[in-house]
Context: one part of a larger RNA
RNA sequence: CUCGGGUGAAGGAACUAGGCAAAAUAGUACCGUAACUUCGGGAGAAGGUACGCUACUCACGGUGAAGCCCUUGCGGUGUAAGCUAUGAGUAGUCGAAGUAACCAGGUGGCUGGAACUGUUUAUUAAAAACACAGCACUGUGCAAAAUCGAAAGAUGACGUAUACGGUGUGACGCCUGCCCGGUGCCGGAAGGUUAAUUGAUUCGGUUAGUCCUCGGACGAAGCUGAUGAUCGAAGCCCCGGUAAACGGCGGCCGUAACUAUAACGGUCCUAAGGUAGCGAAAUUCCUUGUCGGGUAAGUUCCGACCUGCACGAAUGGCGUAAUCAUGGCCACACUGUCUCCACCCGAGACUCA
Numbered sequence: 001c002u003c004g005g006g007u008g009a010a011g012g013a014a015c016u017a018g019g020c021a022a023a024a025u026a027g028u029a030c031c032g033u034a035a036c037u038u039c040g041g042g043a044g045a046a047g048g049u050a051c052g053c054u055a056c057u058c059a060c061g062g063u064g065a066a067g068c069c070c071u072u073g074c075g076g077u078g079u080a081a082g083c084u085a086u087g088a089g090u091a092g093u094c095g096a097a098g099u100a101a102c103c104a105g106g107u108g109g110c111u112g113g114a115a116c117u118g119u120u121u122a123u124u125a126a127a128a129a130c131a132c133a134g135c136a137c138u139g140u141g142c143a144a145a146a147u148c149g150a151a152a153g154a155u156g157a158c159g160u161a162u163a164c165g166g167u168g169u170g171a172c173g174c175c176u177g178c179c180c181g182g183u184g185c186c187g188g189a190a191g192g193u194u195a196a197u198u199g200a201u202u203c204g205g206u207u208a209g210u211c212c213u214c215g216g217a218c219g220a221a222g223c224u225g226a227u228g229a230u231c232g233a234a235g236c237c238c239c240g241g242u243a244a245a246c247g248g249c250g251g252c253c254g255u256a257a258c259u260a261u262a263a264c265g266g267u268c269c270u271a272a273g274g275u276a277g278c279g280a281a282a283u284u285c286c287u288u289g290u291c292g293g294g295u296a297a298g299u300u301c302c303g304a305c306c307u308g309c310a311c312g313a314a315u316g317g318c319g320u321a322a323u324c325a326u327g328g329c330c331a332c333a334c335u336g337u338c339u340c341c342a343c344c345c346g347a348g349a350c351u352c353a
Base pairs, nucleotide, nucleotide: 001348002347003346004345005344006343007342008341010339011338014337019334027051028050029049030048031047036041038171052093053092054091055090056089057088058087059086061084062083063082067077068076069075070073094098106332107331108330109329110328111327112326113324114323118130119129134169135168136167137166138165139164140163146155147154148153172319173318174317175316177249178248179247182246183245184242185241186240187239188238191237192236193235202226203225204224205223206222209218210217211216250268251267252266253265254264277311278308289305290304291303292302293301
């Protein structure tokens, strides 16, 4: 020096990212126990008192000797003695200390998050992530939808809409506003567009033949190359619906008898212009916003304000008792975390043999 233990004057978190680590608390009985609350909890809340040993007394439980009695039994009786478990009481007694060792909750307050018990990154993350009961939308009438499989077949399910699949949200309480213009989905079928199909028409190629100035010109049928009228479903266009579907939810100017502000008015744009609730927030850039509280001093914390860069209603909003190896802050107790280190007991390393 490293590791494992022990003790410590005065102070007591001044340490530190952070009370990390350590200390402290601790058992049983009794007394007592707040806010809040879903009336179950919170709660072992908090905070107190008693506790050893000796002797005696009482209560109650177990066992039940000797003796006696007869109906001789696994009997009865027995001041029932004696021994003894437990509880209570009285008296005494020792120590610094009586749950004397081991064992054995630290506690309280404010607040964020997630309701909860659960699950998870085997080997750096246990969480606010996942799940969850509950809620909602949507598909599916059974040879179900959905899924696996070229198929047979199977799961769904030996189930049948109080069922099964998918999606979102996430106990509970109060609620869940406006927009269907875009994208999606559902419905509609009048019109437009439109595939394969059909192949009207027209234009070519070829040539029996006809004409010829013998160079050539025209050219039926057939075959063939093109053209593509007409017919033509779904889809798309179109017309409606639908937001707990994907999503979206404005700007400028003026105005009140101090000032300031603007209930009010004007105007432009939009599908509609953010309602309730919350708000410097797990969201606030400016920002350590401003005010209040706590501290001697507080970029964190708590309560407000609203100027929301860029909250907002099942991509859920706001509350919420209980729960949590959850995040932040404060206090009491406690301490070598620290001021500031010291000593002791062991095990190593190291040096020497």

About this RNA:
Large-subunit ribosomal RNA, domain IV from Colwellia psychrerythraea, 353 nucleotides, folded computationally. The organism belongs to Colwellia, within Bacteria. The coordinates come from a structure-prediction model, not an experiment, and the mean pLDDT is 87.